[in-house]
The RNA shown here (transfer RNA) has 66 nucleotides and comes from a bovine gut metagenome.
It matches the Rfam family "tRNA". Rfam links the family to the GO term triplet codon-amino acid adaptor activity.
The sequence is in RNAcentral, with records from MGnify.
């Protein structure tokens, strides 16, 4: 210098309701298992300040890994 954002992989545009795949549950289907469909759980946005009405984004320190 990069990165840390759901269990995992990763998105998020000029600061304005935090998302997607995959995986977990539960229901359709199936004779049963897969597949496949529908539907719901699950996030201190590494941590600790600071600006702002309003930070995942801007600033500062501090951590971990490359």
């Nucleotide at each position: 210098a990069g990165a840390g954002u759901a269990g995992c992989u990763c998105a998020g545009u000029u600061g304005g309701u935090a998302g997607a795949g995959c995986a977990c549950a539960a229901g359709c289907u199936u004779c049963c298992c897969a597949a496949g469909c529908u539907u719901g759980g699950g996030g201190u946005c590494g941590c600790g300040g600071g600006u702002u009405c309003g930070a995942g984004c801007c600033c500062c320190g501090u951590u971990u890994c490359u």